Predicted 3D model of a 90-nucleotide RNA (c-di-GMP-I riboswitch aptamer) from Gemmatimonas sp. The sequence was found by an Rfam model in a public genome assembly.
RNA sequence: UCACGACAACGGCAUACCCGUCGAAAGGCGGCGACGCAAAGCUACGAGGCUACGGCGCAUCAAUCGCGCUACGCUCGUCGGGCUACCGAA
Numbered sequence: 001u002c003a004c005g006a007c008a009a010c011g012g013c014a015u016a017c018c019c020g021u022c023g024a025a026a027g028g029c030g031g032c033g034a035c036g037c038a039a040a041g042c043u044a045c046g047a048g049g050c051u052a053c054g055g056c057g058c059a060u061c062a063a064u065c066g067c068g069c070u071a072c073g074c075u076c077g078u079c080g081g082g083c084u085a086c087c088g089a090a
Base pairs, nucleotide, nucleotide: 004088005087012037013036018031019030020029021028022027035077041083042082043081045080046079047078048075049074050073054070055069056068057067058066
């Protein structure tokens, strides 16, 4: 240095719920809180999953209503890839 991950050490992050806020929603952000995480640090590059404002189609006498399809939206704490990183037992 690379790989690896201990009943080691210093620490770190923060599930769900709840409160506030942004958003059509999924979800994001902040606070509380910890289920867990050795990359649960960053990155939507591949895959998977979620949502459907908008668009398209259908239905409907009509309607701000219904159904279906669709990501340019979301998810990195779903998996993988890329980049970076503390410590040092086996």
The model forms 95% of the base pairs in the Rfam consensus.